[in-house]
A computed fold for an 88-nucleotide RNA from a Piscirickettsiaceae bacterium, annotated as c-di-GMP-I riboswitch aptamer. Its mean pLDDT, the model's own confidence on a scale to 100, is 77. The organism belongs to Piscirickettsiaceae, within Bacteria.
């Protein structure tokens, strides 16, 4: 020093939930309170999926979604790309 498992012990992230702000939205950010879980729950939308929103199709309202297009979600999932510990 590097490679794979594993979580002993030291620590890390933060589910929900309410409030403020941002977006048509789907969701994202803050910062409070909490700890559902995480061994990459740290970054990336290249491939799957979900889910918004134009469009289509039908409707009285609605509801449905094959192609199409623009988002969104890495704490959904394959993948890339990085990093910490060392009882073993």
């Nucleotide at each position: 020093a590097u490679u794979a498992a594993c979580u002993a012990a030291a620590g890390c992230c933060a589910a929900c939930c309410a409030u403020g702000a941002u977006g048509u939205g789907a969701a994202u950010c803050a910062a409070g309170u909490g700890a559902c879980g995480g061994a990459a729950a740290a970054c990336c939308a290249c491939g799957g999926g979900u889910c918004u929103u134009u469009g289509u199709a039908u409707u009285g309202a609605g509801u449905a979604u094959u192609g199409a297009a623009a988002g969104a979600u890495g704490g959904c999932u394959g993948g890339g790309u990085u990093g910490c510990a060392u009882u073993u």